[in-house]
Molecule: transfer RNA
Organism: Cytophagales bacterium
RNA sequence: GGGGGACUAGCUCAGUGGUAGAGCGUUUCGAUGGCAUUGAAAAGGUCAAGGGUUCGACUCCCUUGUUCUCCA
Repeated sequence: GGGGGACUAGCUCAGUGGUAGAGCGUUUCGAUGGCAUUGAAAAGGUCAAGGGUUCGACUCCCUUGUUCUCCA
């Protein structure tokens, strides 16, 4: 210098055009005399950033950033 991949909740990750989710974690409440354990609920998201296409974008296209990897 060139090619390819990843970026979504505190962490690990789903989500291939139509309401953003799971597990773990955090908080609250219940079950137990208490702990462990377990049940229920809640909080927590500019979907890395900007632009474009579309009635509608986490999703498709372009550019940029960070990171991983391959080639030279």